[in-house]
RNA sequence: AAAGUGUGCUGGACGGUCGCUGGCCUGUUGAAGACAGGCGGGAGGAAAGUCCGGACUCCAGAGGGCGCGGUGCUGGCUAACGGCCAGGCGUUGUAAGGCCUUACGGCCCAAGGCGACGGAAAGUGCAACAGAAAGCAUACCGCCGAUGGCUUGCCACUGGCAGGCACAGGUAAGGGCGAACCGGUGGUGUAAGAGACCACCGCGGUCUUGGCGACAAGACUGGCAAGGUAAACCCCACCGGGAGCAACACCAAAUAGGCGCGCGUUCCGCGUAAGCGGAGUCAAUGUCCUCUUGAGCGCGUGGGUAGGUGGCUAGAGCCCCACAGCAAUGUGUGGCCCAGAGGAAUGAUCGUCAGGGUUUCGGCCUGAACAGAAUCCGGCUUACAGGCGCGCUUUCGAC
RNA sequence: GGCCGAGUAGCUCAGUCGGUAGAGCAGAGGAUUGAAAAUCCUUGUGUCGGCAGUUCGAUUCUGUCCUCGGCCACCA
Numbered sequence: 001a002a003a004g005u006g007u008g009c010u011g012g013a014c015g016g017u018c019g020c021u022g023g024c025c026u027g028u029u030g031a032a033g034a035c036a037g038g039c040g041g042g043a044g045g046a047a048a049g050u051c052c053g054g055a056c057u058c059c060a061g062a063g064g065g066c067g068c069g070g071u072g073c074u075g076g077c078u079a080a081c082g083g084c085c086a087g088g089c090g091u092u093g094u095a096a097g098g099c100c101u102u103a104c105g106g107c108c109c110a111a112g113g114c115g116a117c118g119g120a121a122a123g124u125g126c127a128a129c130a131g132a133a134a135g136c137a138u139a140c141c142g143c144c145g146a147u148g149g150c151u152u153g154c155c156a157c158u159g160g161c162a163g164g165c166a167c168a169g170g171u172a173a174g175g176g177c178g179a180a181c182c183g184g185u186g187g188u189g190u191a192a193g194a195g196a197c198c199a200c201c202g203c204g205g206u207c208u209u210g211g212c213g214a215c216a217a218g219a220c221u222g223g224c225a226a227g228g229u230a231a232a233c234c235c236c237a238c239c240g241g242g243a244g245c246a247a248c249a250c251c252a253a254a255u256a257g258g259c260g261c262g263c264g265u266u267c268c269g270c271g272u273a274a275g276c277g278g279a280g281u282c283a284a285u286g287u288c289c290u291c292u293u294g295a296g297c298g299c300g301u302g303g304g305u306a307g308g309u310g311g312c313u314a315g316a317g318c319c320c321c322a323c324a325g326c327a328a329u330g331u332g333u334g335g336c337c338c339a340g341a342g343g344a345a346u347g348a349u350c351g352u353c354a355g356g357g358u359u360u361c362g363g364c365c366u367g368a369a370c371a372g373a374a375u376c377c378g379g380c381u382u383a384c385a386g387g388c389g390c391g392c393u394u395u396c397g398a399c
Numbered sequence: 400g401g402c403c404g405a406g407u408a409g410c411u412c413a414g415u416c417g418g419u420a421g422a423g424c425a426g427a428g429g430a431u432u433g434a435a436a437a438u439c440c441u442u443g444u445g446u447c448g449g450c451a452g453u454u455c456g457a458u459u460c461u462g463u464c465c466u467c468g469g470c471c472a473c474c475a
Stems, first nucleotide, its partner, number of pairs: 001395010012353007020042002023039007044370001048381002051379005056244004061291001063290003068240005073087005088117001089115004097108004118235002123233002125229002140175002142171003147168002149165007183201006202224001203222008248310004258301006266279005281295004303474003317336003321332004355366004400471007409424004418455001426442005448464005
């Protein structure tokens, strides 16, 4: 430099005029408040989807069990996570290059992409159609028919030799079915065949070495036993109580704190009674049982108010630097305060520039995409015009 | 703002422990009628909301996106 392939950041800037919103200060006013003036603040990387995880608040307790739900290679990070970082394994992958080929073409291979990636030799289930056969073996075409059977010929005899049939039977090489059919390739072997045997590969077991570990390498050994599916039930490990700021707390106003239905307010014993013991019903925030607590609870239909305050924005906060770490991230010094509405502000307009397009080089056009906070935070996912940067690999060139 | 539910033929709905989906109405053609309605016979129709994934195979299982509908204030 070219080619390939990843990843991060940004999401315009300045000024004038007129507004909107909430905060602070000053002045007027006796105060609350109102008005006037001044100062500084006022959407995003996704504010979105609400898909995960937390903070916070309430549910009397947040206890136990069954169940239910979620997660799932290893190690680390974190408040937590289904997130992030690093690694392992599997799979995919092609530019250049290499190998084979006469050629077409095929194979190997970098960075990279993807992986819901525990368990299928605990069990249960499922596999349409096709096919002989779909999980335990079986045999449609085919091959063989050594052995046994039937039969023909010869030798010349209780038998032997040669041939035929495909009857019993053997087989799983080859064909065929299928998404998938009982290890693969080559050889020995055989009547034909077959892990029947052998070599290599694959697979399982044991040991050694390296690694925190997932796992990798090597040695020995076994005998082809053990196909697929767990985003089917299930097993193993770990995690999880529920609801959600319209949670919740307080103040004020008004009304009929009403009416109907259903379940319960029970039963037994002792006691004069209060009460105690036993059995039972209902309820205690989205399943059941239990402990415990309580005597009410649910449904329907009406009435009134639709006002204010807190929660509510100083936080797992932002910026710079240093240190530890491969990194995610953590620790420390210093600096900063940066929306807080509530039918819901964050706007309108003018000028200039960066940037983009076009050009007859004078200029002209444009100045944008996705989108709009609502208790807050960490992620994921989805949408997005334009712009800027960084890394890795291969090949070539120069020094 | 938060929390639930549903998308299947033109319309209203079935169907699901995975094996290529139906019913009624509507539509089309025919019969009947002088002509229509009603009736009878015949018949078509679906990318099961979109896109991915798991699987041999997805309406069904999983993820994500889109659209539509419903509920939630206080007195109490």

Predicted 3D model of RNase P RNA and transfer RNA as a complex of 475 nucleotides. It holds a member of the Rfam family "Bacterial RNase P class A". The family's RNA type in Rfam is ribozyme.